This is a predicted structure of a 122-nucleotide RNA (SAM riboswitch aptamer (S box leader)) from a Chitinophagaceae bacterium. The model forms 88% of the base pairs in the Rfam consensus. Its mean pLDDT, the model's own confidence on a scale to 100, is 83.

RNA sequence: CUCUUAUCAAGAAAGGCAGAGGGAUAUGGCCCUGUGAAGCCUUGACAACCUGUCCUUACUCUUGUGGAGCUAAGGAAAAGGUGCCAACUCCAUUCCGGUGGAUAAAUCGGAACAGAUAAGUC
Numbered sequence: 001c002u003c004u005u006a007u008c009a010a011g012a013a014a015g016g017c018a019g020a021g022g023g024a025u026a027u028g029g030c031c032c033u034g035u036g037a038a039g040c041c042u043u044g045a046c047a048a049c050c051u052g053u054c055c056u057u058a059c060u061c062u063u064g065u066g067g068a069g070c071u072a073a074g075g076a077a078a079a080g081g082u083g084c085c086a087a088c089u090c091c092a093u094u095c096c097g098g099u100g101g102a103u104a105a106a107u108c109g110g111a112a113c114a115g116a117u118a119a120g121u122c
Base pairs, nucleotide, nucleotide: 003120004119005118006117007116008115013043014042015041016040017039021032022031023030026093027092028091029090044085046083049081050080051079053076054075055074056073057072058071059069060068061067062066089114094111095110096109097108098107099106
C1' cells in the first nucleotide's frame, strides 16, 4: 500500500530555528499567512482508538462466605502506544427526497464517493 470495522457539528498553547507559502486530491469558492505560512526542535495542552491499572455488575471455576479468571458490559483516572492543538473533513461539485415555482436560482435533510485517525488483517 490492500481489505474490514468504528468515529469525524466538541476540544486544545507557548518558545527557538526557518523564511513563503498553506487549508488531502481536481475544479469553483472562501479563508489563514512577514502582526511570520510549510517544515524541524523543546515544553505544554486536548482527546479517550488500543494496551495496562482501579471500581461495580454479570457469568464460569473453586471453596465455604472468601478467592481466581487469556470472559463480558458499564464507569473512573490518564501510566504507556498513537493521534491531534483555525474555520463542520472550511464550503460545494455525485445521487435521493422536501420547500420553492421563473418548473430556474436558492435552501433544508439524507446517502454515496473520497479523505483523516485508531485497531485488526494482508